[in-house]
This record gives sequence, structure tokens and C1' cells, in this order.
RNA sequence: UUCCUGACCUCGGGGUGCCCUGUUUCGGGCUGAGACGCAUGACGCGGACCCGUCGAACCUGAUCCGGCUGACCCCGGCGGAGGGAAGGUGGCCUUGGUCCUU
Repeated sequence: UUCCUGACCUCGGGGUGCCCUGUUUCGGGCUGAGACGCAUGACGCGGACCCGUCGAACCUGAUCCGGCUGACCCCGGCGGAGGGAAGGUGGCCUUGGUCCUU
């Protein structure tokens, strides 16, 4: 100096569903990393979690298609389709060890 992998710092992106009871508040169940809290008619704010171009985190297609289920992005297709959020990692002092040379 370069490459690979990880970590850290700062910044950013994202989703928050389905069902049961009931007074549709509370409560309970399913899947998941995540289904939370506050507030709103909605937008929003925050926490946790995941993801940041090596990009299936997440969105569009989609009021999609097939399957399972009490129901559902629950599973698969769609998907060698499209989109999608990044930068950095230094300086100084002291001490010890090892190697080479004299």
C1' cells in the first nucleotide's frame, strides 16, 4: 500500500399482520428477528428488532396464483422481475520482548 473477513463509530432504510372471546377497552392465541408504547380522523414520535449496494431488510406487481389453516405474506410461486438506504476507523508518549547489524 492492497485484498478478504469481522468489529466499532457516525449516519441512514424498513415493517409492525391474522384470528378468538368480550363491554371490540382489557385479555388470549398463530407465525416471526421484530406484530411494542405515546398520540392522531390520518400523517407522526420513540423503543426493540432487522437491513445498508457482496443490497429477498423492505416495497411494487397484489383486491395476484397454488397449498395449509380458525385466519393470515402461514408455506411456496411470482423472483436469473423491477425498485431499494453508506461513509469512516487516527495521533502522541513511555516501557518491555524478539530478530538483524556494528